Guanidine-I riboswitch aptamer from an Acidimicrobiaceae bacterium, 103 nucleotides, folded computationally.
Its Rfam family is "Guanidine-I riboswitch aptamer". From the family's description: This family represents a conserved RNA structure found upstream of the ykkC and yxkD genes in Bacillus subtilis and related genes in other bacteria.
Its mean pLDDT, the model's own confidence on a scale to 100, is 81.
[in-house]
RNA sequence: UAAAUCAGUACCUAGGGUUCCGCCUCGUCUUGAGGGUCUGGUCCGAGAGGCACAAGCCACGAAUGAGUUCGUGACUACACGGAGGGAUAAAAGCCCGGGAGAU
Numbered sequence: 001u002a003a004a005u006c007a008g009u010a011c012c013u014a015g016g017g018u019u020c021c022g023c024c025u026c027g028u029c030u031u032g033a034g035g036g037u038c039u040g041g042u043c044c045g046a047g048a049g050g051c052a053c054a055a056g057c058c059a060c061g062a063a064u065g066a067g068u069u070c071g072u073g074a075c076u077a078c079a080c081g082g083a084g085g086g087a088u089a090a091a092a093g094c095c096c097g098g099g100a101g102a103u
Base pairs, nucleotide, nucleotide: 008053009052011050012049015044016043020041021040022038023035024034025033026032055076056075058073059072060071061070062069063068078098080101084096085095086094
């Protein structure tokens, strides 16, 4: 100097559709069909949103024959982004994807 690797999990939200519930309409009316251009509940849900925990580097301290382990503190930056495709019942800021591209 260049490349590669890594960039976690949970909960919540922005958002999302319609399998189930509810609501509405129709009906052959204890069963069925349709409606998400139905506010909602279940459900899905952010790399570039929030928060918590974990993890990592550094410093100090303690334990240990050594190797190493534990505790405390501080830090963990920045981030414009299609089209198209994929999954699920279906869609999405989910996944492809810190992608292609832009600066």